SAM riboswitch aptamer (S box leader) from Algoriphagus sp., 101 nucleotides, folded computationally. The organism belongs to Algoriphagus, within Bacteria. It was read from a public genome assembly, where an Rfam model found it. It matches the Rfam family "SAM riboswitch aptamer (S box leader)". From the family's description: The SAM riboswitch is found upstream of a number of genes which code for proteins involved in methionine or cysteine biosynthesis in Gram-positive bacteria.

RNA sequence: AACUUAUCGAGAAAGACCGAGGGAAGGGCCCUAUGACGUCUUAGCAACCUGUAAACAAGGUGCUAACUCCCCUCCUGGAUUAUGCCAGGAACAGAUGAGAU
Numbered sequence: 001a002a003c004u005u006a007u008c009g010a011g012a013a014a015g016a017c018c019g020a021g022g023g024a025a026g027g028g029c030c031c032u033a034u035g036a037c038g039u040c041u042u043a044g045c046a047a048c049c050u051g052u053a054a055a056c057a058a059g060g061u062g063c064u065a066a067c068u069c070c071c072c073u074c075c076u077g078g079a080u081u082a083u084g085c086c087a088g089g090a091a092c093a094g095a096u097g098a099g100a101u
Base pairs, nucleotide, nucleotide: 001101003099004098005097006096007095008094013042014041015040016039017038021031022030023029026071027070028069043064044063045062048060049059051056068093073090074089075088076087077086078085
């Protein structure tokens, strides 16, 4: 890196360093010099794997702004002058775990 599968409306931040972008491409909206993003340390959340009879949480990952921040494709329903609006479902894409190449 591509494949299979499960989950994705819950939960959980401080300090140090750095210094201008970040939240997936686009649109929106938001975070950010009262220091974001990133790195490290410590703490926490969680219960996928592992351990266990189980509770549990010692170990391996993961995570700790906003529903995967929302929309962006298709379908159904509602109201509508309307292709715009609202609600629901599915898909695509993505993230994480486990497996396997």